[in-house]
Small-subunit ribosomal RNA, 3' major domain from Rudaeicoccus suwonensis, 474 nucleotides, folded computationally. The coordinates come from a structure-prediction model, not an experiment, and the mean pLDDT is 84.

Context: one part of a larger RNA
RNA sequence: UGACGGGGGCCCGCACAAGCGGCGGAGCAUGCGGAUUAAUUCGAUGCAACGCGAAGAACCUUACCAAGGCUUGACAUACACCGGAAUCAUGCAGAGAUGUGUGCGUCUUCGGACUGGUGUACAGGUGGUGCAUGGUUGUCGUCAGCUCGUGUCGUGAGAUGUUGGGUUAAGUCCCGCAACGAGCGCAACCCUCGUUCCAUGUUGCCAGCACUUCGGGUGGGGACUCAUGGGAGACUGCCGGGGUCAACUCGGAGGAAGGUGGGGAUGACGUCAAAUCAUCAUGCCCCUUAUGUCUUGGGCUUCACGCAUGCUACAAUGGCUGGUACAGAGGGUUGCGAUGCCGUGAGGUGGAGCGAAUCCCUUAAAACUGGUCUCAGUUCGGAUUGGGGUCUGCAACUCGACCCCAUGAAGUUGGAGUCGCUAGUAAUCGCAGAUCAGCAACGCUGCGGUGAAUACGUUCCCGGGCCUUGUACA
Numbered sequence: 001u002g003a004c005g006g007g008g009g010c011c012c013g014c015a016c017a018a019g020c021g022g023c024g025g026a027g028c029a030u031g032c033g034g035a036u037u038a039a040u041u042c043g044a045u046g047c048a049a050c051g052c053g054a055a056g057a058a059c060c061u062u063a064c065c066a067a068g069g070c071u072u073g074a075c076a077u078a079c080a081c082c083g084g085a086a087u088c089a090u091g092c093a094g095a096g097a098u099g100u101g102u103g104c105g106u107c108u109u110c111g112g113a114c115u116g117g118u119g120u121a122c123a124g125g126u127g128g129u130g131c132a133u134g135g136u137u138g139u140c141g142u143c144a145g146c147u148c149g150u151g152u153c154g155u156g157a158g159a160u161g162u163u164g165g166g167u168u169a170a171g172u173c174c175c176g177c178a179a180c181g182a183g184c185g186c187a188a189c190c191c192u193c194g195u196u197c198c199a200u201g202u203u204g205c206c207a208g209c210a211c212u213u214c215g216g217g218u219g220g221g222g223a224c225u226c227a228u229g230g231g232a233g234a235c236u237g238c239c240g241g242g243g244u245c246a247a248c249u250c251g252g253a254g255g256a257a258g259g260u261g262g263g264g265a266u267g268a269c270g271u272c273a274a275a276u277c278a279u280c281a282u283g284c285c286c287c288u289u290a291u292g293u294c295u296u297g298g299g300c301u302u303c304a305c306g307c308a309u310g311c312u313a314c315a316a317u318g319g320c321u322g323g324u325a326c327a328g329a330g331g332g333u334u335g336c337g338a339u340g341c342c343g344u345g346a347g348g349u350g351g352a353g354c355g356a357a358u359c360c361c362u363u364a365a366a367a368c369u370g371g372u373c374u375c376a377g378u379u380c381g382g383a384u385u386g387g388g389g390u391c392u393g394c395a396a397c398u399c400g401a402c403c404c405c406a407u408g409a410a411g412u413u414g415g416a417g418u419c420g421c422u423a424g425u426a427a428u429c430g431c432a433g434a435u436c437a438g439c440a441a442c443g444c445u446g447c448g449g450u451g452a453a454u455a456c457g458u459u460c461c462c463g464g465g466c467c468u469u470g471u472a473c474a
Base pairs, nucleotide, nucleotide: 001474002473003471004470005469007468008467009466010465011464012463013462015458016457019421020420021419022418023417026312027311028310029309030308031307032306033305034303035302042053043052064298065297066296067295068294069293070292073122077121078120079119080118081117082116083115084114088103089102090101091100092099093098106113107112124287125286127285128284129283133281134280135276136275137274138272140270145184146183147182148181149180150179151160152159153158164175165174166173190264191263192262193261195232196231197230198229199228200227201226205221206220209219210218211217235258238252239251240250241249242248301440314414318373319372320371321370322369323368330361331360332359335354336353340349341348342347380411385406386405387404388403389402390401391400427450428449429448430447431446432445433444
């Protein structure tokens, strides 16, 4: 100087407390461990691995296994020599890769182009090492810290500044002070939501005026909504109390918004030899008729068991069944696909319109309003299983999703324990998108609808910041 303390002081955080809803019990889904296996590819392992890499494992992917092939190679460049084909169409053998025939057939500026073979350099490796590395990322933590120049003090390591008194979300600011300044962080500048003004009105809108098939449909209009661009607006600016005539804080006015207005992006010096050699790049080591590469089939989907994260429930604030209302944000040409017709349905047929503020996906659902069920393993719950189908795709056996009929399991609110959340939040309800032929999505990322309760307080648990103290630790 740090680190640590079941030392002290001050302070903060959904850290506790106060509340609301879960998890832990059941069934299923997904991931992991373990076991199994020819293989169940590899990585991630307290917080910070376990719906994680994977924003899509039937083949492909695919790295794993079995079997069958190739060896200058599936891919790149260069040289030497030999050949004229190659592609395409098609026959045969084969699980296919591939092998072997047939047919059409070279171009040329004669340098060569393209392609096959032989040979040489070389290619190739998702092989090893993340404890050789770059790059990227997690975490403490959006915590308020981390440092430097000059000066001063100290023999020195170092100290001071950065400590102290206040204050703040903040090393934020004020005052004081052997310090005076400065840098990286904080804040602001950026995006978005909330108010208003101006400009512009198509594909958007429709107050007033006409027409109307009653549909902003048409004429028309720019008022309004909205869209796009540009301004204004919030600064403790104003008033009062407190305070060191300070920083600041409390209350109030006006205001759409008030003291950082809400949300996002933004992550200092560093810590964990943290993660990644399987995104990529890369040193060294290793393989080179194989640890490379091609193909078919299988596996990654197994299952006495344990864990993690979710979904659905156990019901009446509900289930079922009629009627009926209101979003936002996205996506669409190898695409989205309307009206109509067929089917109980998944879907089929058909093809209008739309490269989309125009057309389509697209009926949002909970809500509201009628009816029914009356507390039961039930008209709750839907697992499992049987049968029949639809769709995608060369192909749904291993191993897809969905539909219909039948079947109708566990489950009556969950032990010890444990998690999330402070407002348009929790809870609850649906919608869209990426990946994608299809989909194991109940995941993820967004979007809107309905919409709470509670916070006395900081004694305690956890994590963190500053000062101080002890130490046989570095």
Source information
The RNAcentral record of the full RNA draws on Greengenes.